[in-house]
């Protein structure tokens, strides 16, 4: 400089071949216990990277920037 991958919950990820976003951990509450842990029940209103385009409708699909990673030079 090229050319490729990722960005989603507090962290780890998944997901939709467009139709209004989920899972485990982790937290908060509950019941139990003399009490704590664990196991058990319940709790998610997340501008789904920013910005533009198509569309009735975009996280999903196009343009573009920007972080971050591997490859090439």
């Nucleotide at each position: 400089g090229g050319c490729g991958g990722u960005g989603u919950a507090g962290c780890u990820c998944a997901g939709u071949u467009a139709g209004u976003a989920g899972a485990g951990c982790a937290g908060c509450g509950g019941a139990c216990u003399c009490a704590u842990a664990a196991g058990c029940c319940g709790c998610g209103c997340g501008u789904c990277c920013g910005g533009g385009g198509u569309g009735c409708a975009a996280u999903u699909c196009c343009c573009u920037g920007c972080a971050c990673c591997g490859c090439c030079a």

Predicted 3D model of a 73-nucleotide RNA (transfer RNA) from a Candidatus Omnitrophota bacterium.
It matches the Rfam family "tRNA". The family's RNA type in Rfam is transfer RNA.
The sequence was found in a public genome assembly.